[in-house]
RNA sequence: CGAGUAAGCCGGACGGCCGCGCGCCGCGAAGGCGUGAGGAAAGUCCGGGCUCCAUAGGGCAAGGGCGCCGGGUAACGCCCGGCGGAGGCGACUCCAGGGAAAGUGCAACAGAAAUAAACCGCCCGCCUACUAGGCGGGCAAGGGUGGAAAGGUGAGGUAAGGGCCCACCGCUUCGCCGGCGACGGCGAAGGCCAUGUAAACCCCGCCCGGAGCAAGGCCAAGUAAAGCGACGGGGCUGCCCGCCCCGCUUUGGUAGGGCCGCACGAGCCGGGACGGCGACGCCCGGCCAAGAUAGAUGACCGUCCGCGACAGAACCCGGCUUACAGGCUUGCUCGGAAA
RNA sequence: GGCGGAAUAGCUCAGCUGGCGAGAGCAUUCGGUUCAUACCCGAAGGGUCGGGGGUUCAAAUCCCUCUUCCGCUA
Numbered sequence: 001c002g003a004g005u006a007a008g009c010c011g012g013a014c015g016g017c018c019g020c021g022c023g024c025c026g027c028g029a030a031g032g033c034g035u036g037a038g039g040a041a042a043g044u045c046c047g048g049g050c051u052c053c054a055u056a057g058g059g060c061a062a063g064g065g066c067g068c069c070g071g072g073u074a075a076c077g078c079c080c081g082g083c084g085g086a087g088g089c090g091a092c093u094c095c096a097g098g099g100a101a102a103g104u105g106c107a108a109c110a111g112a113a114a115u116a117a118a119c120c121g122c123c124c125g126c127c128u129a130c131u132a133g134g135c136g137g138g139c140a141a142g143g144g145u146g147g148a149a150a151g152g153u154g155a156g157g158u159a160a161g162g163g164c165c166c167a168c169c170g171c172u173u174c175g176c177c178g179g180c181g182a183c184g185g186c187g188a189a190g191g192c193c194a195u196g197u198a199a200a201c202c203c204c205g206c207c208c209g210g211a212g213c214a215a216g217g218c219c220a221a222g223u224a225a226a227g228c229g230a231c232g233g234g235g236c237u238g239c240c241c242g243c244c245c246c247g248c249u250u251u252g253g254u255a256g257g258g259c260c261g262c263a264c265g266a267g268c269c270g271g272g273a274c275g276g277c278g279a280c281g282c283c284c285g286g287c288c289a290a291g292a293u294a295g296a297u298g299a300c301c302g303u304c305c306g307c308g309a310c311a312g313a314a315c316c317c318g319g320c321u322u323a324c325a326g327g328c329u330u331g332c333u334c335g336g337a338a339a
Numbered sequence: 340g341g342c343g344g345a346a347u348a349g350c351u352c353a354g355c356u357g358g359c360g361a362g363a364g365c366a367u368u369c370g371g372u373u374c375a376u377a378c379c380c381g382a383a384g385g386g387u388c389g390g391g392g393g394u395u396c397a398a399a400u401c402c403c404u405c406u407u408c409c410g411c412u413a
Stems, first nucleotide, its partner, number of pairs: 001335010012304005018298001020036006038310001042321002045319005050212004063208005068082005083097001084095004098203002103201002105197003119143002121139008151169004156164001170192001171190008216260004224251005232246005267287006274281002305308001340412007349365004358396001367383005389405005
């Protein structure tokens, strides 16, 4: 330099002006200050928090889901580290990866035969005939069909063949060793019997009650907030303190009503000469960062650049999946060149 | 916002416990019948099974994902 691979990040910037939602100041709808979408806010595919209903102690069935091993986590079908298999020269990537000797089902077409065998073929014997056919028998190596035909290669043996015998490889079982384990290594035996499909029923192990914030709750001719009042009454408690309610005033708005839920949470940022390979955990410091209910976050101008993609919160959080112009950083691999 | 369901020929639907180079009715075209048209009879054409991926020997069917449409819910 070229090709590739893995992980992570940014996703227009600054200024002016007009406008919108929310909060605060303010008598004020004047005005001012502050703040205002995402990595996916999306799909709603999983897992939770929260709320109501059911059960009110536990179990079973039905139904659904998950599935190599170990760990992480609030939990997960997510993540991390391994194992086995597949691909790549390699870095590395991919795998719904339990059980087919518990049972059942299915395997169309083709093919002689689909869990069972003999169409062509090879060999032996007999007969006819004269190198072809018939009959009887042996074989499963070769051809052919198929996704799949009862281990593979080689040598021996045989009439021809065949795990028929032997060596190696594969498979199964057993033993020993290593590993928490999946599994791996070594040795022996069996001569090989048991094809595939469980994203078919099913078996084994584990998990799951249902619905969803339009859940649900407090009030209602009111509701909510703020303020006032040591005057009275009540409640939390027997007393004190404190708080709350009843009382008064103000404010917005008026049944298609008001308020809560609803923005402080498994939270975000930074650091650690803390643990761990890692996911993650622990400790210290700092921060508060949209909250509507017809639903805000937009438009214009100027300067600059590499000319700006996918896309818009609606109870919240952890994941997965899908969409995404362009750009940046780091580690590693292969090839080439130069020093 | 939340929850549930569907997509197969131009239209309406079967098929979805896998075997499919996918069927039925209407519609279209051609032929027959009729003096002619309709009805009727016969034949033919027409399909990315919404898109993509996976499992399997084999997918409209089973699984995942995306798109579109419909319904319910204050």
Predicted 3D model of RNase P RNA and transfer RNA as a complex of 413 nucleotides. The prediction has a mean pLDDT of 78. Rfam match: Bacterial RNase P class A. It is annotated as a ribozyme.